[in-house]
Formats: sequence, C1' cells, structure tokens
RNA sequence: AUCGGGCCUUGGGGAGAGACCCAACUGGGCACCGAAGGGGCAAGCCGAUGACUGGGUGCAUGCAUUGGUGAAACUCUCAGGUAGAAGGACCUUUGGCUCGA
Repeated sequence: AUCGGGCCUUGGGGAGAGACCCAACUGGGCACCGAAGGGGCAAGCCGAUGACUGGGUGCAUGCAUUGGUGAAACUCUCAGGUAGAAGGACCUUUGGCUCGA
C1' cells in the first nucleotide's frame, strides 16, 4: 500500500403510529407504531441417552427423546415513540483510531 472486521466522527437522505380523553397532582386512562437499545427462534452444526436386529461383541447409518450453538429489516413491544423539534435502523459521504491477513 491492499483486503477484511470493530469503534468514533463531518455533511446529506431517512419510515410508522392520537396536537386523544380525564384531571390540574411531574398524575391517571384507553388506542396505536417499530427503524435507538433490548428479548425470542428456523435450518444446519456439535453432543448425551435410549430402543430396534436369529445369538454375542464392536462399529456405522437411520429412528426416538433431550442439551448446546444458531440470523434478520422476522417476531415481542420491556424500553422508546404517535403535531413540530429532538431522536432514528439503514444508505451515502468526510476524516480518524484499532485488530487481523
């Protein structure tokens, strides 16, 4: 220098859903959204146990039960949100730090 991973950062884009009701107490209630964050799991993979075979032993495959691992923009709606502002996954852009090959 190149490639890949992680973090921070400059600018731009960036959805959804009640400016709801009661109260006047930083309170209560109903309805709703999913794209800060957070939770959940499918196939697959890695194990454990068990049953089956004319008899015995061993191995393998398959079967049954079970444990672990296992993704999201899926899902949950804890958190957050439902005028504007702010925030906002993600895309792009600017500059840096760091790890590995």
This is a predicted structure of a 101-nucleotide RNA (Glycine riboswitch aptamer) from an Ardenticatenales bacterium. Of the family's consensus pairs, 89% are formed in the model. It was read from a public genome assembly, where an Rfam model found it.